This is a predicted structure of a 79-nucleotide RNA (Glycine riboswitch aptamer) from a soil metagenome. The RNAcentral record of the sequence draws on MGnify. Its mean pLDDT, the model's own confidence on a scale to 100, is 83.
RNA sequence: CCGCGCGGGAGAGUCCCGUUAACGGGCGCCGAAGGGGCAAUUCCUCCCCGGAACCUCUCAGGCACCAGGACCGCGCGGG
Repeated sequence: CCGCGCGGGAGAGUCCCGUUAACGGGCGCCGAAGGGGCAAUUCCUCCCCGGAACCUCUCAGGCACCAGGACCGCGCGGG
C1' cells in the first nucleotide's frame, strides 16, 4: 500500500401520479461510494507552474426502514 471480517458512521420529501411493494415519471432536495473540475476556498511549495481535498459540480448515487456509505478503530492475510 491492497484485500477481507467486526464495530462506529452524516445529510436530504416515508411528497405527487401510474402501480400491490419493487419499478417508472414529475417537481423539490442531499453528498461522505464512484466520477468531473481546479472557477472559488483550503492544503502541499519562498513564489510561479502543478497537484490534492471531507473543496466544488451533482453525471452517477442517495432522500422512512433495509441496503449503501467517505472516514475512524480493532483483528487477519497478501505485496